[in-house]
Molecule: transfer RNA
Organism: Myxococcales bacterium
RNA sequence: GCCAAUAUAGCUUAGUUGGUAGAGCACUCGCUUAGUAAGCGAGAGGUCACGAGUUCGAAUCUCGUUGUUGGCU
Numbered sequence: 001g002c003c004a005a006u007a008u009a010g011c012u013u014a015g016u017u018g019g020u021a022g023a024g025c026a027c028u029c030g031c032u033u034a035g036u037a038a039g040c041g042a043g044a045g046g047u048c049a050c051g052a053g054u055u056c057g058a059a060u061c062u063c064g065u066u067g068u069u070g071g072c073u
Stems, first nucleotide, its partner, number of pairs: 001072007010025004019056001027043005049065005
């Protein structure tokens, strides 16, 4: 230099015929216990890497940028 994959909650990740963003762990509160852990219930937490385009509507499709990973020379 070229090619491909990937970027979603604090962490690991699901969600691709385009239609209100989910789960597990962690965190907060409550129940339970003499107390702790475990268990049960509830809750908070996301500008879906960034910019633009298409569309009534984009995490999702298109283009560009950046980061990471792998391959080729």